A computed fold for an 88-nucleotide RNA from a Rhodospirillaceae bacterium, annotated as Glycine riboswitch aptamer. The sequence was found by an Rfam model in a public genome assembly. It matches the Rfam family "Glycine riboswitch aptamer". Rfam links the family to the GO term glycine biosynthetic process.

[in-house]
């Protein structure tokens, strides 16, 4: 002086699945069955790495979580600000 990866924080956009039955204090409350996969987690495949230890998806499974509508959450994108300091 340029300012990469990562991290965090705000705003914006964000799917999928029972207004399912019974009870009952109508409360997101007990149980029961059916479902969903994009919070988390776990397992593997392409590939990577290797003395061993193994990494590793938006695939898989569903332990969590979620399933009318609103709430609230949300991987992902896209904006900005800030912390980093690659890199020249």
């Nucleotide at each position: 002086a340029u300012g990469a990866a990562u991290u965090u924080u705000g705003c914006g956009g964000g799917a999928g699945a029972g207004a399912u039955c019974a009870g009952u204090u109508u409360a997101u409350u007990u149980g029961a069955c059916g479902c969903c996969g994009a919070a988390g987690g776990a397992g593997c495949a392409a590939u990577u790495a290797c003395c061993c230890c193994g990494a590793a998806a938006a695939c898989u499974c569903u332990c969590a979580g979620g399933c009318a509508a609103a709430u609230a959450g949300g991987a992902c994108c896209g904006c900005a600000a800030a912390a980093g300091g690659a890199u020249g």